[in-house]
């Protein structure tokens, strides 16, 4: 210098261009003599940044940043 992959909740990860979700963690309640386990509920998000396309973008296009891998 070039090529490929990734960036979404505190963490690990989903999401045909059409309401942003799950598990775990944390919170509340139930259960129990108590704890743990179990059950239920609620909360938690400027989807890395800036533009573009589109009626509509986490998703498609361009540029950038950061991380990982590869070529020279």
């Nucleotide at each position: 210098u070039c090529c490929c992959c990734g960036a979404u909740a505190g963490c690990u990860c989903a999401a045909u261009g059409g309401c942003a979700g799950a598990g775990c963690a944390g919170g509340a309640a139930g259960c129990u003599g108590u704890u743990a386990a179990c059950u239920u509920c609620a909360a938690g998000g400027u989807u890395c940044g800036a533009g573009g396309u589109u009626c509509g973008a986490g998703u498609c296009c361009u540029c950038g940043u950061c991380g990982g891998g590869g070529a020279g």
Transfer RNA from Candidatus Pacebacteria bacterium UBA6180, 72 nucleotides, folded computationally. The organism belongs to Minisyncoccota, within Bacteria. It matches the Rfam family "tRNA". The family's RNA type in Rfam is transfer RNA. The sequence was found in a public genome assembly.